[in-house]
Predicted 3D model of a 755-nucleotide part of an RNA (large-subunit ribosomal RNA, domain II) from Saccharomyces cerevisiae. NCBI's taxonomy places the organism under Eukaryota, Opisthokonta, Saccharomycetes, Saccharomycetaceae, Saccharomyces. Model confidence (mean pLDDT): 85 of 100.
Context: one part of a larger RNA
C1' cells in the first nucleotide's frame, strides 16, 4: 500500500417555534393510593401549574357581553351591478400610570390547556478524534550526582628537593664542591586501571536506542575503584554543562482529578427535487471568534395594486470638458510710454484788476536701482507693477458647462388579483480571509504590489475559442436525436478557401485581441510607396564637362609686410555675355588652386518644403533556438473590399422525463392542456424517498430448498429492487404502524488479514 470489520448530532431537564391531536372558559395531573391479567395496565388523587385583567416602583385603583364607517372570503338577488358581510381594517369609548393641564406609555369587543413528534436555543463530555499545561497522592538514587563507612588497585624506568656527610674557602654569619638520600597534584610509559583529541574515517533498517578502528590524555594522586548506606520532585546533587536524579528532565516516573480546555487543525457515512447566498456595515481586550443589521430560505396573515425599462414634463446636481482681458493660485518671451506735467471743473485765500497760490476731484504715470549730490534738484536705467503684442495650467480656481445620477408626475411596456405581486409578522440558517477584468480615484520608483469604489465575471458556472491557462471572446448546461450558427477560423499537423480583387513590407518585419505571460520609448532615417505646395524649366532648368572668371586697384587705414582672403573703415566706379574691393584652400607678403557670376555641349523634367503608410537603428544574460510546431515572402504577413466554408450543450426541429400552473377529480391518483417568457450551482433552508435492526398487527414463502455466497439477466432518474442458474441446508419475507448504538472513501482514524 490493498481488503475486510468498526468509526462521529445523542439523552435528560427547561425555554421558544410548527405540525398533528384530546379537551375547552378551562385545562393537566405531581407525588402517592387502591385494584389486576402485577416494570405494561384499570381506576382515583386537582395539591399545584398555565389560562381566565389589566395598569403602577408601590400604596392602591380597575376595563368595550358592540356605538360608526370601510370591506376580503363567503353569501343572496332584479348580476357590466347591488345589498348582507364571520374574521379584518379605521375610528369612537373605557381601565390603569404620568398628570395643574394637554399630551404620551401599557391594556381592554373570551382561547387556553395537556400529549406526541419536529425545527432551534441554553445547561450539562453535548457530533468524533487531538495537545502542551495544571494540580493530587503513591513509587524510584540497583543509571548517574555528592557524601559517609569499609576494603583493594597502580610493570619498568627517568629527574634527583630537603636532611646528613666529607673536603676547601672565611674573622664571623655562611658559602663552594663532591657524596649520600629519596621528595614530587614531577617526568616517559598500550603496567593494572581510568579517559575520549582528531579521522568530522567505518557503521547509520547498526554488532550496539550511543557501537568499531586508528590516533590521543591521565597512570602516587582534588587517582582509579568494589561492597554497603545517605540525600526525593519546585525537591535533591551538581570543580556549574541548565549537568544529573534507572535509554524519561528549563522541574522524574506511575495513577487519578479526566471524556481537563481549545475561538485552532483533521474528520462526519443513503439518493432525488425548489429556492439560493456571504466574504459588507455597526459593535466588541475584537481582528482565525461572535452579537445585530443586510443578503438566503420556509411558514402564516392581508387583499390590488407594483415598478427593474423606455419616452416626456417639472425640479436638484458643478464632474468629464473647456476657460481664466469673471474671481482665485501659479506661469514664457517681446514691445512701448512717462520720469510730473499740463488740461478740465469746483472751491478757499491773496490782490484795485490783470492775475498768482492752494485743497478735492477728474485726465493722463507710480515704485525701485544707480550716477551726481550739503540741500533743492538734474541725468541715466525697462529691474517691478500698468499697457499692448504673444506662449501656459489648477483635487482642495470657476464667467461656463455636458453625458449622465436622481426625486415626484403622466403614458408605453412589464409584473400581479385561481401562479396573490407590494407589504406586515414569525422559525432556520450560512456569511463577517475573497479574488479577477473593466471605469473612476488615494498610496508607492514600481510590482502577480497596497487601499477605496462602481459593475460584471470566477468563486459557486460546465459547453466551444484562446497551444496549455478560476475569472479575456463566444456560450448560460434536464434526456436522446439531427440540422443552422456564435467566438474563432479554413497550407500540414486539424474540421473548412495554398478563395477572388487591389495595395504595402525585403526587414523572416511578421504569422501574438486582452495579458505577470506578447516589450520596444525618445531621437534618428536620400529604405521605399502615396497625397500636396512654393518655385525653376524647350526663350533649355538640375547634375555633369569644355571655356571665362577683367580693369581703376597693392582701395583707404593700419602694419616690418597686409596686394580679394590677420585686422579697422568703406564696399564705389569702368570694360563686360559676365566676374564680390571677394566663398573656402593657400604664401612671410605676393604667387598658386577654387567659388559667387557668365557662355558653350546635353536634352526633361528638376529643386525645396509638408502630411501619412509600411519598414529600418536605437535593442543587452545567462545548458540549444522558437509564430503552439512544421513552415510561409506577388505569404500562410500587413491593410482595404468581397465570396463560399467549418465551427457549442448557444439558436432550429421531434420525441420523452422532472417541476410549476390550468381542468376534471377524494386524490398532491389517472388523463387532457400550457411554460418564447420553467430545468447549471458551494454554504445554506424547504420538501419528497430509497436501505438497514428490532417490536406489534394483518398476510405470505420455505428440504418440491430459507438466508447468505458467486455468476448473469431486468426494472427504476437515483438510493435501490427483482428474476435465472450454481452453492448452501434452515429459515425468510411483504403491507400497516412503530424503534434506533441505521447507511462510510478519507480523519498521519483503530483492529485484524496478505504482499
Nucleotide at each position: 500500500g490493498c481488503c475486510a470489520g468498526g468509526g462521529a448530532g445523542u439523552g435528560u431537564g427547561u425555554c421558544u417555534g410548527c405540525a398533528u391531536g384530546g379537551c375547552a372558559a378551562g385545562u393537566c395531573u405531581a407525588a402517592c393510593c387502591g385494584g389486576a391479567g402485577u416494570a405494561u395496565c384499570c381506576g382515583g388523587g386537582g395539591a399545584g401549574g398555565c389560562a381566565c385583567a389589566g395598569g403602577g416602583a408601590a400604596a392602591c385603583c380597575g376595563a368595550c357581553a358592540u356605538g360608526g364607517c370601510c370591506g376580503c372570503a363567503g353569501g343572496g338577488c332584479u348580476u357590466u351591478g347591488c345589498c348582507c358581510g364571520a374574521g379584518g381594517g379605521c375610528c369612537g369609548c373605557c381601565g390603569u400610570c404620568u398628570u395643574c393641564a394637554a399630551g404620551g406609555g401599557c391594556g381592554g369587543g373570551g382561547a387556553g390547556c395537556c400529549a406526541u413528534g419536529u425545527g432551534g436555543a441554553c445547561a450539562c463530555g453535548a457530533c468524533c478524534c487531538g495537545a502542551a499545561u495544571c494540580c493530587g497522592g503513591a513509587c524510584g538514587a540497583u543509571c548517574u550526582a555528592c557524601g559517609c563507612a569499609u576494603g583493594g588497585a597502580c610493570a619498568a624506568g627517568a629527574u634527583g628537593a630537603a636532611g646528613c656527610g666529607u673536603g676547601c674557602c672565611g674573622a664571623a654569619a655562611g658559602g663552594c664542591a663532591c657524596g649520600u638520600g629519596g621528595a614530587a597534584g614531577u617526568c616517559u610509559g598500550u603496567u593494572a586501571g581510568a579517559g575520549u583529541u582528531g579521522g568530522u574515517g567505518u557503521c547509520c533498517u547498526a554488532c550496539a536506542a550511543u557501537a568499531c578502528c586508528c590516533u590521543c590524555u591521565c597512570g602516587u594522586g582534588a587517582u582509579c575503584u568494589a561492597u554497603g548506606u545517605g540525600u526525593a520532585g519546585g525537591g535533591g546533587u551538581g570543580a556549574a554543562a541548565g549537568g544529573c536524579c534507572c535509554a524519561u528532565c528549563g522541574a522524574g516516573u506511575c495513577c487519578g482529578g479526566c471524556a481537563a480546555c481549545a475561538g485552532c487543525u483533521g474528520g462526519u457515512u443513503c439518493c432525488a427535487a425548489u429556492c439560493g447566498a456571504a466574504a459588507c456595515a455597526u459593535g466588541u481586550c475584537g481582528a482565525a471568534g461572535c452579537a445585530u443589521g443586510a443578503c438566503c430560505u420556509c411558514c402564516g396573515c392581508c387583499g390590488a395594486g407594483g415598478u427593474a425599462g423606455u419616452c416626456u414634463g417639472u425640479g436638484a446636481g458643478g464632474u468629464a470638458g473647456a476657460g481664466c482681458g469673471a474671481c482665485c493660485g501659479a506661469u514664457u518671451g517681446g514691445u512701448c510710454u512717462a520720469g510730473u506735467g499740463u488740461c478740465c471743473g469746483c472751491c478757499u485765500c491773496c490782490g484795485a484788476g490783470a492775475g498768482g497760490a492752494g485743497u478735492c476731484g477728474g485726465c493722463a504715470c507710480g515704485g525701485g536701482g544707480g550716477c551726481c549730490c550739503a540741500c533743492c534738484a538734474g541725468c541715466c536705467u525697462a529691474c517691478c507693477a500698468a499697457a499692448c503684442c504673444u506662449g501656459u495650467c489648477a483635487a482642495a480656481c470657476u464667467c461656463c458647462a455636458a453625458a449622465c445620477u436622481u426625486a415626484c408626475a403622466g403614458a408605453c411596456g412589464c409584473c400581479g388579483u385561481u401562479u396573490g405581486a407590494c407589504g406586515c409578522g414569525g422559525g432556520g440558517a450560512u456569511u463577517c480571509c475573497g479574488g479577477u477584468g473593466c471605469g473612476c480615484g488615494g498610496g508607492g520608483u514600481a510590482a502577480g504590489c497596497c487601499u477605496g469604489u462602481g459593475u460584471a465575471c470566477c468563486a459557486g458556472g460546465a459547453g466551444g475559442g484562446g497551444a496549455a491557462c478560476a475569472a479575456c471572446c463566444c456560450a448560460g448546461a434536464g434526456a436522446u436525436a439531427g440540422g443552422u450558427u456564435a467566438a474563432g477560423g479554413u497550407c500540414c499537423c486539424c474540421a473548412a478557401g495554398u478563395g477572388u480583387g487591389g495595395a504595402u513590407u525585403a526587414a523572416g518585419u511578421g504569422u501574438a485581441a486582452u495579458c505577470c505571460u506578447c516589450u520596444g520609448a525618445a531621437g534618428g532615417u536620400g529604405g521605399u510607396c502615396u497625397c500636396g505646395a512654393g518655385c525653376c524649366c524647350u526663350a533649355g532648368a538640375c547634375a555633369g564637362c569644355c571655356g571665362g572668371g577683367a580693369u581703376g586697384u597693392u582701395g583707404g587705414c593700419u602694419u616690418a609686410g597686409a596686394a580679394g582672403c590677420a585686422g579697422c573703415c568703406a564696399u564705389c566706379a569702368u570694360u563686360u555675355a559676365a566676374a564680390g574691393a571677394g566663398u573656402g584652400c593657400g604664401u612671410a607678403a605676393c604667387a598658386g588652386c577654387u567659388c559667387a557670376c557668365c557662355g558653350g555641349c546635353c536634352g526633361a523634367g528638376g529643386u525645396u518644403u509638408g502630411a501619412g503608410g509600411c519598414g529600418c537603428c536605437c535593442a543587452a544574460a545567462a545548458u540549444g533556438a522558437u509564430c503552439g510546431g512544421g513552415a510561409c515572402u506577388c505569404a500562410a504577413a500587413u491593410c482595404c473590399a468581397c465570396c463560399a466554408c467549418c465551427g457549442a450543450g448557444a439558436c432550429c426541429u421531434g420525441u420523452c422525463c422532472g417541476u410549476a400552473c390550468c381542468a376534471c377529480u377524494c386524490a398532491u391518483a389517472c388523463u387532457g392542456g400550457u411554460a418564447a417568457u420553467c430545468g447549471a450551482g458551494u454554504a445554506g433552508a424547504u420538501u419528497g424517498g430509497c436501505g438497514c435492526u428490532c417490536u406489534a398487527a394483518u398476510u405470505g414463502g420455505a428440504u418440491g430448498g430459507a438466508a447468505g455466497u458467486a455468476g448473469g439477466g431486468g426494472u427504476g432518474a437515483a438510493a435501490a429492487c427483482u428474476c435465472c442458474u450454481a452453492u448452501g441446508g434452515a429459515c425468510c419475507g411483504a403491507u400497516u404502524a412503530g424503534u434506533g448504538a441505521c447507511g462510510a472513501a478519507a480523519a498521519u482514524c483503530c483492529u485484524g488479514g496478505c504482499c